[in-house]
C1' cells in the first nucleotide's frame, strides 16, 4: 500500500429502513439474624466521526478515524 471483518450502556453482545435492547455489573427496595442467592424496580447511549439518499437511517451510499486478521512491497 491492497483486501476483509469489527466499532451500539461500565463489560460481553443482539438489533438487515419504522419507538435503541438483552445478559452481567452498579444503585434502591423486598426477603434473611447476617451474607450469598432469589424477587421487584431504577439509573446508565453523540449507535466511532462527518456528509449524502430517504417521509423516516444503528441499518443503504461516500469520505474519514480506530482495532483485528490476511496479502504484497522495501529493508
Nucleotide at each position: 500500500g491492497c483486501c476483509g471483518a469489527c466499532g451500539u450502556a461500565g463489560c460481553u453482545c443482539a438489533g438487515u429502513g419504522g419507538u435503541a435492547g438483552a445478559g452481567c455489573a452498579u444503585c434502591u427496595g423486598a426477603u434473611u439474624u447476617g451474607u450469598a442467592a432469589u424477587c421487584a424496580g431504577a439509573g446508565g447511549g453523540u449507535c466511532g466521526g462527518a456528509g449524502g439518499u430517504u417521509c423516516a437511517a444503528c441499518c443503504c451510499c461516500u469520505c474519514u478515524c480506530g482495532u483485528c486478521g490476511g496479502c504484497u512491497c522495501c529493508a